RNA sequence: GCCUGUAUAGCUCAGCGGUAGAGCAGCUGAUUCGUAAUCAGCAGGUCGUGGGUUCAAAUCCCUCUACAGGCU
Numbered sequence: 001g002c003c004u005g006u007a008u009a010g011c012u013c014a015g016c017g018g019u020a021g022a023g024c025a026g027c028u029g030a031u032u033c034g035u036a037a038u039c040a041g042c043a044g045g046u047c048g049u050g051g052g053u054u055c056a057a058a059u060c061c062c063u064c065u066a067c068a069g070g071c072u
Base pairs, nucleotide, nucleotide: 001071002070003069004068005067006066007065010024011023012022013021018055026042027041028040029039030038048064050062051061052060
C1' cells in the first nucleotide's frame, strides 16, 4: 500500500428494512438471626463518525475513525 471482518446497555453478545433485546453486572423488595444463594420487580442505549437511498435504516450504499486478521 491492497483486501476482508468487527463496532449495539458497565461487560459478553443477539437483532439483516417496520416499537432495540437476552445473559451477567447494578438498584429495590421478598426470603434468612445475618451473609451468600434463590425469587419478584426496576433502571440503564444519540446502535462508532458524517452523508446517501427509502414512507420508514441498528439493518442497504458511500466516506472517515478505532480494533482484528490476511496478502505484498